Model confidence (mean pLDDT): 88 of 100.
The RNA shown here (c-di-GMP-I riboswitch aptamer) has 87 nucleotides and comes from Nitrosomonas sp.
[in-house]
RNA sequence: GGGUCGAAAAGGCAAAUUCUGCGAAAGUAGGGGAAGCAAAGUUACUGGUCUAACGAGCAAAUUCCUCAUGAUGGCAGAGCUGCCAGA
Numbered sequence: 001g002g003g004u005c006g007a008a009a010a011g012g013c014a015a016a017u018u019c020u021g022c023g024a025a026a027g028u029a030g031g032g033g034a035a036g037c038a039a040a041g042u043u044a045c046u047g048g049u050c051u052a053a054c055g056a057g058c059a060a061a062u063u064c065c066u067c068a069u070g071a072u073g074g075c076a077g078a079g080c081u082g083c084c085a086g087a
Base pairs, nucleotide, nucleotide: 012037013036017032018031019030020029021028022027041080042079043078045077046076047075048072049071050070055066057064
């Protein structure tokens, strides 16, 4: 000098849940609220998971089954970006 780790400091985000709204649903937006999170910042690129409106098939049936173009970034990987960093 470089790499890995991340104590401390300044801060940040916000689960469950609740109120209001949107959505067929999964879920999501805003307010309250904090279990947690060193990327719990951001991006649906890959995989996983969730929902099944529309469509297809079956059906007496409001049934059953299949299907993302829907959702999930706080499921995992990956891309991009970021504050301070001792021993």
Notes: It was read from a public genome assembly, where an Rfam model found it.